[in-house]
RNA sequence: GCAGCGAACGGGCAAACUACUCCGAAAGGGUGGGACGCAAAGUCUCCGGCCUACAGCCUCCGGGCCAAGGUAGCGGGAUUGCCGAA
Numbered sequence: 001g002c003a004g005c006g007a008a009c010g011g012g013c014a015a016a017c018u019a020c021u022c023c024g025a026a027a028g029g030g031u032g033g034g035a036c037g038c039a040a041a042g043u044c045u046c047c048g049g050c051c052u053a054c055a056g057c058c059u060c061c062g063g064g065c066c067a068a069g070g071u072a073g074c075g076g077g078a079u080u081g082c083c084g085a086a
Stems, first nucleotide, its partner, number of pairs: 012038002017033004022029002036073001042079003046076003049071003056065003
């Protein structure tokens, strides 16, 4: 010096809930507060799941179907990546 292991320090993110004269048809998202948790809870919907159903299609007019919308904090996958004692 490199690799393995991994303590600590320093920092990072932010569930529920909540405020908004924010965006959206909705699901959901944004910003502020908040602190359940997270070593990728950084990024990306490629695969499966789940949520929604404006438009569209069907309809016995009750409603049904449907993702091109969402969820990366549902899982898999891809990709980038901080510190480092004994």
A computed fold for an 86-nucleotide RNA from a Deltaproteobacteria bacterium, annotated as c-di-GMP-I riboswitch aptamer. The coordinates come from a structure-prediction model, not an experiment, and the mean pLDDT is 87. It was read from a public genome assembly, where an Rfam model found it.